[in-house]
RNA sequence: GCCGGCGUAGCUCAGUGGUAGAGCAAUCCCUUCGUAAGGGAAAGGUCGACGGUUCAAAUCCGCCCGCCGGCU
Numbered sequence: 001g002c003c004g005g006c007g008u009a010g011c012u013c014a015g016u017g018g019u020a021g022a023g024c025a026a027u028c029c030c031u032u033c034g035u036a037a038g039g040g041a042a043a044g045g046u047c048g049a050c051g052g053u054u055c056a057a058a059u060c061c062g063c064c065c066g067c068c069g070g071c072u
Base pairs, nucleotide, nucleotide: 001071002070003069004068005067006066007065010024011023012022013021018055027041028040029039030038048064050062051061052060
């Protein structure tokens, strides 16, 4: 230099056009003499950045950034 994959909650990951979810962690409550386990509630996201397409973009397109792999 060329090619491919990935980037979403604190962590691990779903979601492949119709306004984003799960598990774990953390907070509060119930249960217990207390702890663990169990149950419940609430919170937590400019979906890597910028543009474009579309009535509508996490999703499709372009270009950058970062990480991983392959080729030279």
Molecule: transfer RNA
Organism: candidate division WWE3 bacterium RBG_19FT_COMBO_53_11